[in-house]
Context: one part of a larger RNA
RNA sequence: UUGGGCGUAAAGCGCGUGUAGGCGGCUUUGCAAGUCGGGUGUGAAAUCCCUCAGCUCAACUGAGGAAGUGCGCCCGAAACUGCAGAGCUUGAGUACCGGAGAGGAUGGUGGAAUUCCCCAAGUAGAGGUGAAAUUUGUAGAUAUGGGGAGGAACACCGGUGGCGAAGGCGACCAUCUGGACGGAUACUGACGCUGAGACGCGAAAGCGUGGGUAGCAAACAGGAUUAGAUACCCUGGUAGUCCACGCCGUAAACGAUGAGAACUAGGUGUCGUGGGUGUUGACCCCCGCGGUGCCGUAGCUAACGCAUUAAGUUCUCCGCCUGGGAAGUACGGCCGCAAGGCUAAAACUC
Repeated sequence: UUGGGCGUAAAGCGCGUGUAGGCGGCUUUGCAAGUCGGGUGUGAAAUCCCUCAGCUCAACUGAGGAAGUGCGCCCGAAACUGCAGAGCUUGAGUACCGGAGAGGAUGGUGGAAUUCCCCAAGUAGAGGUGAAAUUUGUAGAUAUGGGGAGGAACACCGGUGGCGAAGGCGACCAUCUGGACGGAUACUGACGCUGAGACGCGAAAGCGUGGGUAGCAAACAGGAUUAGAUACCCUGGUAGUCCACGCCGUAAACGAUGAGAACUAGGUGUCGUGGGUGUUGACCCCCGCGGUGCCGUAGCUAACGCAUUAAGUUCUCCGCCUGGGAAGUACGGCCGCAAGGCUAAAACUC
C1' cells in the first nucleotide's frame, strides 16, 4: 500500500459559519460524456501458450498460429450516473398563531452575609487546634444593639429540571437581540447534506493599559508537626480573583462516543406543547409531536457495557490511528508582547 479500525486497548479536530470538492428526492422528454454490445485498426521482435519441424533425445533453435485484460475510430442500446429541458411535493425553507426557557448584550434596582469605621452598653479574655502557639485584647477586644462605607456573590425556589453549537448560563426589573418547539393553513419548488483550506467563538490560569479590591488566596512571613517538613494544620498576606479595552487559544474543552439521513420490541419517569374522553374546577385517563433520564428485547461488543438520544442494520461527507520509549520533543516555518501555541521528525533503544 491493499486493508482493518477510532466509548474504555493507538485513534473523533474544543465548537460553529462556510469556500472548493465529494454526495444528493419523485415523474417525464432529449443528448449520449461515463456505461454496455457489435465491428474495425493498432497493440514491434523476443518471451508465455498451441501445432509442426531441426540438432540421435532434451535443454536449445526454427516455422506457423493463438493470445495480448489496453488504446483509437465506426455503428448501435438508453436501464443507471451525467448534461439539457419540462413538471411534482414528501427533503429544505418562508409567512401566520401560541406558549416555554439560568440563551446573549446593556442599563438600573434589592435583600441576607463577611470585612472595616462610628456610637451605645459591657468586662477579661477572644481566636485557633488533635493539642498548642504565632495573632488579637484593659490604649477596652470577643459576644450584643444601632448607624455608616465598600466590594463580591446571589440562600430558599433548585429538580439524572431548563437554555445554548461548544465554552458555558442561576436575585429582580427594563430595553435590544439569537435560536428551538407546538399548531393549523398557504406559499417557494431540491433551494439539500458534508466540508480540505479559510473565518469566527472558545473555561480556568496567564499577559498589556487603566480602574477597583469586602471575602478568598498562589508567592511570601511567622507558629506548629516532624528525624527533617522548602508540605498537610494554624495566624497573617501580595499578585490574582472583579470591571473596561486588547491579547493568549489551551483543558479529563468528556457522552473520553464527528455531522446528516433512513430502518429496527417494549416498559417507566420527567420538561415543553397539541388533540380526545371527562368533570364543565384543577387533576386523573387515552393518543400525538419535540427534548431529557432510567430499565430492557433482537442485534452488536474482547469484556465492561450499548441498546429508537445505538456502541444495532445501512448510506454520504469530513477528521484521525498504524508497537513502547526517545516526543507532542528537536529543527524549520507560521502565530504571540511574553508565557508559549500550531505544524512535526530522526538517530538511538526495548